[in-house]
RNA sequence: CGCCGAUAAGGGCAAACCUGUCGAAAGGCAGGGGCGCAAAGCCAUGGGCCUACGGCUCUCAAAAAGAGCUACGGUCGCCAGGCUGCCGGC
Repeated sequence: CGCCGAUAAGGGCAAACCUGUCGAAAGGCAGGGGCGCAAAGCCAUGGGCCUACGGCUCUCAAAAAGAGCUACGGUCGCCAGGCUGCCGGC
């Protein structure tokens, strides 16, 4: 440096749920809590999925309400890719 992740060692992260908080929502953040994870560390670049404030369209005599479409929103613990990393084996 590359590949692999058995056995360890030191550890790390933290699902659901609860509380608080931000947000239109999806969801984020903090505390508690552990389902799990060898990158469940970081990055929205490609794809997937989620939400629809706003915008557009439909409905309506016109409105309201409603419906549909749409990320500039979100998800790296959905996949891929990129960057970085502990220990061990070869």